[in-house]
């Protein structure tokens, strides 16, 4: 240069044919304990890399960028 994979919560990933973004783990309060730990309810936390187009609606299609990883010249 060119061609694929990959970006989503603090971390590791889900996310049906385009219809209101979710789990574990971690945190935070609270039950439970003499305390801790364990367990158990609950709660917080996202511009879903980045700009745009398409659409009545886009994590999701579609152009372009950018940062990882593989190949190939």
């Nucleotide at each position: 240069g060119c061609g694929g994979g990959u970006g989503u919560a603090g971390c590791u990933c889900a996310g049906a044919u385009g219809g209101u973004a979710g789990a574990g783990c971690a945190c935070a309060a609270g039950c439970u304990u003499c305390c801790c730990a364990u367990g158990c309810u609950u709660g917080a936390g996202g511009u879903c890399g980045c700009g745009g187009g398409u659409u009545c609606g886009a994590c999701u299609c579609c152009c372009g960028u950018c940062g990882c990883c593989c190949g190939c010249u």
Predicted 3D model of a 73-nucleotide RNA (transfer RNA) from an Alphaproteobacteria bacterium. The sequence was found in a public genome assembly. Its Rfam family is "tRNA". Rfam classes the family as a transfer RNA. Its family is annotated with triplet codon-amino acid adaptor activity in the Gene Ontology.